[in-house]
């Protein structure tokens, strides 16, 4: 460096579900929880998918834990 997740080893995130707060809503944020995850790290100003809208439905939003894909990690084997 480069394919690559069986066995571990330090770790790390956090799904449902409650409460609080924002928001028309899909939903997000915080604290509680832990279904899971080898990138369940980041990117929607790179493509679709499914979602919403109190609407210029040729438009605005959401969802990265729905997917392709780009970057960027820890440790193991080859």
């Nucleotide at each position: 460096g480069u394919u690559u997740g069986a066995u571990a080893a330090a770790g790390g995130c956090a799904a449902a579900c409650c409460u609080g707060c924002c928001g028309u809503g899909a939903g997000g944020c915080a604290g509680g929880g832990g279904c899971g995850c080898a990138a369940a790290g980041c990117c929607u100003a790179c493509g679709g998918g499914c979602c919403u809208c109190u609407c210029u439905u040729u438009g605005a939003g959401g969802u990265g834990g729905c997917c392709g894909g780009a970057c960027u990690g820890c440790c193991g084997a080859g």
The RNA shown here (c-di-GMP-I riboswitch aptamer) has 78 nucleotides and comes from a Bacillota bacterium.
The source organism's lineage runs through Bacteria, Bacillati and Bacillota.
The coordinates come from a structure-prediction model, not an experiment, and the mean pLDDT is 86.
The sequence was found by an Rfam model in a public genome assembly.